A computed fold for a 71-nucleotide RNA from a Candidatus Berkelbacteria bacterium, annotated as transfer RNA.

RNA sequence: AGGCCCGUAGGCUAGCGGUAAACUGAGAGUCUCCAAAACUCUAUUCGGAGGUUCGACUCCUCCCGGGCCUG
Repeated sequence: AGGCCCGUAGGCUAGCGGUAAACUGAGAGUCUCCAAAACUCUAUUCGGAGGUUCGACUCCUCCCGGGCCUG
């Protein structure tokens, strides 16, 4: 320098054009003499910028970060 793959909540992962989700973690509440456990509720997320589309996490381009391969 070129090619391929990946980037989604604090963590780990689904979802691949039509309402962004599960588990775990965090906070609050119920229960308890207190705590733990259990149950209920809440907040938090599509790496960035453009484009296509009625509509983009999803498709296209560039950039950023990580991994692998070639030279």
Its Rfam family is "tRNA". It is annotated as a transfer RNA.